[in-house]
Context: one part of a larger RNA
RNA sequence: GCCUGCGAGUUAGUGCUCAGUGGCAAGGUUAACCCGUGUGGGGAAGCCGUAGCGAAAGCGAGUCCGAAUAGGGCGACAGAGUCGCUGGGUCUAGACCCGAAGCGGAGUGAUCUACCCAUGGCCAGGUUGAAGCGACGGUAAGACGUCGUGGAGGACCGAACCCACUUAGGUUGAAAACUGAGGGGAUGAGCUGUGGGUAGGGGUGAAAGGCCAAUCAAACUCCGUGAUAGCUGGUUCUCCCCGAAAUGCAUUUAGGUGCAGCGUCACGUGUUUCUUACCGGAGGUAGAGCUACUGGAUAGCCGAUGGGCCUCACCAGGUUACUGACGUUAGCCAAACUCCGAAUGCCGGUAAGUGAGAACGUGGCAGUGAGACUGCGGGGGAUAAGCUCCGUAGUCGAGAGGGAAACAGCCCAGAUCACCAGCUAAGGUCCCUAAGCGUGUGCUAAGUGGGAAAGGAUGUGGAGUUGCAUUGACAACCAGGAGGUUGGCUUAGAAGCAGCCACCCUUUAAAGAGUGCGUAAUAGCUCACUGGUCAAGUGAUUCCGCGCCGACAAUGUAGCGGGGCUCAAGCACACCACCGAAGCUGUGGCAUUGACACAUUGCAUGGCCUUACGGUCCAAGCGUGUUGAUGGGUAGGGGAGCGUCGUGUGGCGAGUGAAGCGGCGGAGUGAUCCAGCCGUGGACGCCACACGAGUGAGAAUGCAGGC
Repeated sequence: GCCUGCGAGUUAGUGCUCAGUGGCAAGGUUAACCCGUGUGGGGAAGCCGUAGCGAAAGCGAGUCCGAAUAGGGCGACAGAGUCGCUGGGUCUAGACCCGAAGCGGAGUGAUCUACCCAUGGCCAGGUUGAAGCGACGGUAAGACGUCGUGGAGGACCGAACCCACUUAGGUUGAAAACUGAGGGGAUGAGCUGUGGGUAGGGGUGAAAGGCCAAUCAAACUCCGUGAUAGCUGGUUCUCCCCGAAAUGCAUUUAGGUGCAGCGUCACGUGUUUCUUACCGGAGGUAGAGCUACUGGAUAGCCGAUGGGCCUCACCAGGUUACUGACGUUAGCCAAACUCCGAAUGCCGGUAAGUGAGAACGUGGCAGUGAGACUGCGGGGGAUAAGCUCCGUAGUCGAGAGGGAAACAGCCCAGAUCACCAGCUAAGGUCCCUAAGCGUGUGCUAAGUGGGAAAGGAUGUGGAGUUGCAUUGACAACCAGGAGGUUGGCUUAGAAGCAGCCACCCUUUAAAGAGUGCGUAAUAGCUCACUGGUCAAGUGAUUCCGCGCCGACAAUGUAGCGGGGCUCAAGCACACCACCGAAGCUGUGGCAUUGACACAUUGCAUGGCCUUACGGUCCAAGCGUGUUGAUGGGUAGGGGAGCGUCGUGUGGCGAGUGAAGCGGCGGAGUGAUCCAGCCGUGGACGCCACACGAGUGAGAAUGCAGGC
């Protein structure tokens, strides 16, 4: 890992509550217990209901507060309860199942290891050579020196022994800590055998929270114990109908919970809902405006006040390139400005339409209370974020199908089932790939299309405005481009051309006191301007369409899905076809629900008559027919069923072969069910109606076994 089996909403309570169903009914009912074995009889204590109000005494259709006959609160003026059974939920219990780390109690451990006690054992070999002692030297005596002897030391080297510093291997190991090669200690605070002691908030510790039997920031075993777990995981058959939420308020609350909101089911009301039109309302947003307020803010005019200067004994006066209120003119800004002011939206009324899983009320049962993206209106942020927080609409969530290459949240469209039928939506129609290399008129040359800004440019198409032009424009070529004068100043120089000032006059067809290059300054080249040649358009500017540059990244083209595409297979406008979905239509089937009709002949129930049979009436249900609508679905609510084991009643099968197993086949929307035959098997099994559950497996790092 697979297979098989096991594996999770149970049980109790004269608990609470609701629904269904039944008995009795202003009543209903017993409990313990007794007699005793029957679906029995007894047992009235108690409980609920029939009356409330008050804290209570108490009073009572009233009562309480109160002085009150006031006023107010809660009640009455009415009827339905109660006891069983079944089911939904809830409470108390382990309470759907598995899961802690832990807490407490009682015990067991020092055969591992820590330390201690008692008693034993062990340390090859080699080296060094302390004190002391002796001899000799030395001295007055000493000190001292030399030689010898001696054998000290947590001394030295190094086996056994002890340790574990480095490195390699090993890492499902040979080994739950090892092996190889090196390393440290090795007469000591040494190593070690045997016996004994210290015990769990305790021991022991040359101290690392180390060690106390592969377990230690509190050992192990059993018990309390099924501790608790607002947390994670898991929770087993089918079909049908409906179908959410991720919000508000509160919370030692934020991943939990309570109430409300939104779902479902039952009962009730019966169009009250919704949409559109009209009528009547409230409002201060968008916009706009501001000598209409509050503020902000720009420029001009005006110029009070204040300052400076002059004058001045004081008073006064003059002046000012300072300041600049108020006023005025013009142009602006505002979420917390408004003289104004929409569109939508909201409220009410009337009418029409719709009348549907509309609305409202009461009750049972929930789930949700992490939301996500997109468009629009905003706050925060940086007018950043697949950011965050509100409002509003949609989608996803819980939604399949078609498109967007692929792609929860975008576009189209809401899947009951079947069909080798049709029409369309979004989006498409050269090939991959279903359908037009469709028609018409233009544009683009950039593979733009098929990524991007400020900014830049005789790209190109269209529409304007305007200058010049056969009295000859624009471009090109030929020629001129002069004189006063080197203008004045400045300067070493300044002559059109460093700089400052001025910018005249003359000759002319025309020529600046000079447009640029140039020189040290001149010179030189050139331009403006003019004539000629040529010959018909040529400049400036505005707007619009499509393009160009700006444009650099890491595996491999790689910013059309690909191939490939240029009067297009690109772009714009117009038009005609076609393709294209689970949409719509067609044909047929199933289910749910409403309306109508029939039948009540059939079934069972209820009322009345009847002993009964039977008759009659009524309503709803089952049923049949016609017709309309509906049938995506997570959490969740409701309904109807299948299957397993057992019990009761009735009916059946079986050694002429039960169940089970294997093979062939069929039925049902499904869970599932079944005829016949064959084989195996060898003794029980099936159907109907009720009842009762250890009642359905794929998941829980599930449990056990097998492979």
Description:
A computed fold for a 707-nucleotide part of an RNA from Janibacter massiliensis, annotated as large-subunit ribosomal RNA, domain II. The source organism's lineage runs through Bacteria, Bacillati, Actinomycetes, Intrasporangiaceae and Janibacter. Its mean pLDDT, the model's own confidence on a scale to 100, is 83. Rfam family: Bacterial large subunit ribosomal RNA. Rfam links the family to the GO terms ribosome and structural constituent of ribosome.